Predicted 3D model of a 75-nucleotide RNA (c-di-GMP-I-GGC riboswitch aptamer) from Desulfosudis oleivorans. Rfam family: c-di-GMP-I-GGC riboswitch aptamer. Its family is annotated with cyclic-di-GMP binding in the Gene Ontology. It was read from a public genome assembly, where an Rfam model found it. Of the family's consensus pairs, 100% are formed in the model.

RNA sequence: GUAGAUAAAGCCAAACCCUGAGCGAUCAGGGGACGGAAAGCCACGGAUCUCUCCGAGACAGCCGGGUCGCCUUGA
Numbered sequence: 001g002u003a004g005a006u007a008a009a010g011c012c013a014a015a016c017c018c019u020g021a022g023c024g025a026u027c028a029g030g031g032g033a034c035g036g037a038a039a040g041c042c043a044c045g046g047a048u049c050u051c052u053c054c055g056a057g058a059c060a061g062c063c064g065g066g067u068c069g070c071c072u073u074g075a
Stems, first nucleotide, its partner, number of pairs: 003072002011036002016031006034061001040067003044064003048058004
């Protein structure tokens, strides 16, 4: 550099349940695993969602983009 193996090591954790925060989308902690090779981070573009809708928010596990990075690398 290439690739992500019906392999190895480690990592994250959907739905759902409990507690808390928020008008809400949703978020935080605990339990729990459907999945993930960036399911790490960033709301820049689009989509979607919420509210008290000329505005303010949510979502990075919807798609694209930016940025940093672990392990293995058999064929």